[in-house]
A computed fold for a 344-nucleotide RNA from uncultured Gallionella sp., annotated as Bacterial RNase P class A.
Rfam family: Bacterial RNase P class A. Rfam links the family to the GO terms ribonuclease P activity, tRNA processing and dimeric ribonuclease P complex. The family's RNA type in Rfam is ribozyme.
RNA sequence: AGCUGGCUAGGCAGUCGCCGCACUCGCAAGAGUGGGGAGGAAAGUCCGGGCUCCACAGAGCAGGAUGCCGGUUAACGGCCGGACGCCGUGAGGCGAUGGAAAGUGCCACAGAAAAUACACCGCCCAAGUUCCUUCGGGAAACGGUAAGGUUGAAAUGGCGAGGUAAGAGCUCACCGCGCUGGUGGCAACAUCGGCGGCAGGGUAAACCCCAUCCGGAGCAAGACCAAAUAGGCUGGCCAUGACGUUGCUCGCGUCGCCAGCGGGUAGGUUGCUCGAGCGUCAGGUAACGAAACGCCUAGAGGAAUGACUGUCCACGACAGAACCCGGCUUAUCGGCCAGCUUCA
Numbered sequence: 001a002g003c004u005g006g007c008u009a010g011g012c013a014g015u016c017g018c019c020g021c022a023c024u025c026g027c028a029a030g031a032g033u034g035g036g037g038a039g040g041a042a043a044g045u046c047c048g049g050g051c052u053c054c055a056c057a058g059a060g061c062a063g064g065a066u067g068c069c070g071g072u073u074a075a076c077g078g079c080c081g082g083a084c085g086c087c088g089u090g091a092g093g094c095g096a097u098g099g100a101a102a103g104u105g106c107c108a109c110a111g112a113a114a115a116u117a118c119a120c121c122g123c124c125c126a127a128g129u130u131c132c133u134u135c136g137g138g139a140a141a142c143g144g145u146a147a148g149g150u151u152g153a154a155a156u157g158g159c160g161a162g163g164u165a166a167g168a169g170c171u172c173a174c175c176g177c178g179c180u181g182g183u184g185g186c187a188a189c190a191u192c193g194g195c196g197g198c199a200g201g202g203u204a205a206a207c208c209c210c211a212u213c214c215g216g217a218g219c220a221a222g223a224c225c226a227a228a229u230a231g232g233c234u235g236g237c238c239a240u241g242a243c244g245u246u247g248c249u250c251g252c253g254u255c256g257c258c259a260g261c262g263g264g265u266a267g268g269u270u271g272c273u274c275g276a277g278c279g280u281c282a283g284g285u286a287a288c289g290a291a292a293c294g295c296c297u298a299g300a301g302g303a304a305u306g307a308c309u310g311u312c313c314a315c316g317a318c319a320g321a322a323c324c325c326g327g328c329u330u331a332u333c334g335g336c337c338a339g340c341u342u343c344a
Base pairs, nucleotide, nucleotide: 001341002340003339004338005337006336007335008334010312011311012310013309014308015307016306018037019036021034022033023032024031025030039318043329044328046327047326048325049324050323051218052217053216054215063214064213065212066211067210068082069081070080071079072078083097084095085094086093087092098209099208103207104206105203106202107201120149121148122145123144124143129140130139131138132137157175158174160172161171162170176198177196178195179194180193181192182191183190184189222270223269224268225267232261233260234259235258236257237256241255242254243253244252245251277295278294279293280292283288313316
């Protein structure tokens, strides 16, 4: 000067409040004492799970997510270890990193050409062809070529030598690529050898193909207790009742009072914090983590965690729980610790 990982997040004292808990007193209302009371992200709600209710024979389609290999875990798109590629002198960092020879699509501008390859400039006349000729030869494209130039993010293996008229995997060595065998590794892969002159450039965070996984909704989930009023069901009582149904009879319908039952609403209780918890620790490179032992760490429900005073300093950032947990991401004044790298 840096890299990686971890810890911390003003200190102390006093006063008055707020929300739970325990104990004591009290018939109760309440009072007293003691003790606890935000975070590393409580945030975003982006993944994964627990829990709850609903649905569900099984399988598939559609849709979504993930995507090198191995491990870890309740699970994950997280984490750990490894492989490969790129960046960095380095410690290290970053990477959706399966398939482009199943099919379809796309590749702006520029450029000759952006994919069944092609030929603008250039290079070459060896053979064939055309023209000219002093017959020696010369010129050329409608011929050959793709080494060189030009465009582009990307141009049909690279580089060197041989070779040739000029050239070209045309030939050869090395590298790359494909096929194949051996060795090491659980594997990704690495490495060594043999064969093949080399085949179809890129793009899958384009459609798609392949493999794996995924039912839906969420604590305003859900459970329990339960008024008043209105309505429902059942039973009983009171009139040989009243009214309606054509005047009458029968029948049918409506109307009263009481009791019980059941559903819902207001309200109350619960779910609620002891949990895949934390620490020590066998084991493991690590993530992780068995048994044992130890520890307890907010729980409200219009919603507490605050205010004031004194004092010290380096003058204090981002920010406030609402069912719980594992991650990721984002915000953050600073301080401390450990390991490592480079330079002097």